[in-house]
RNA sequence: CUAAAUGCUUUCUAGGGUUCCGCAAACCAUAGACGUUGGCCUGGUCCGAGAGAAAGCUCACAGUAAUCUACUGUGUCACGGAGGGAUAAAAGCCUGGGAGAA
Numbered sequence: 001c002u003a004a005a006u007g008c009u010u011u012c013u014a015g016g017g018u019u020c021c022g023c024a025a026a027c028c029a030u031a032g033a034c035g036u037u038g039g040c041c042u043g044g045u046c047c048g049a050g051a052g053a054a055a056g057c058u059c060a061c062a063g064u065a066a067u068c069u070a071c072u073g074u075g076u077c078a079c080g081g082a083g084g085g086a087u088a089a090a091a092g093c094c095u096g097g098g099a100g101a102a
Stems, first nucleotide, its partner, number of pairs: 007057006015047002020044002022041001023038003059075007077097001079100001083095003
């Protein structure tokens, strides 16, 4: 200095907060509801991984059938801030396989 599918989607998980629900607390009155406060509240909803999981699709290569399609197999690596941004809010989200390091 430089190449690459280091591709896409879905469902989850680690993780994350607090819009909604639930839960808890205080206030009013007998009680309940509404409203208020609380995520140094287990949770449901919600957000959610390039460097987490699974599945599907696609791509590359190889093989088989066989004729331009079908099937099977393989596809390894990945240290990483600070700051900023979105949403109600935060985050292994986005910036970002970035800066930097090696």
RNAcentral holds the sequence, with entries from Rfam and Ribocentre.
Guanidine-I riboswitch aptamer from Desulfitobacterium dichloroeliminans, 102 nucleotides, folded computationally.
Rfam family: Guanidine-I riboswitch aptamer. From the family's description: This family represents a conserved RNA structure found upstream of the ykkC and yxkD genes in Bacillus subtilis and related genes in other bacteria. The function of this family is unclear although it has been suggested that it may function to switch on efflux pumps and detoxification systems in response to harmful environmental molecules.
RNAcentral records the identical sequence in 2 taxa.
The coordinates come from a structure-prediction model, not an experiment, and the mean pLDDT is 78.
Lineage of the source: Bacteria > Bacillati > Clostridia > Eubacteriales > Desulfitobacterium.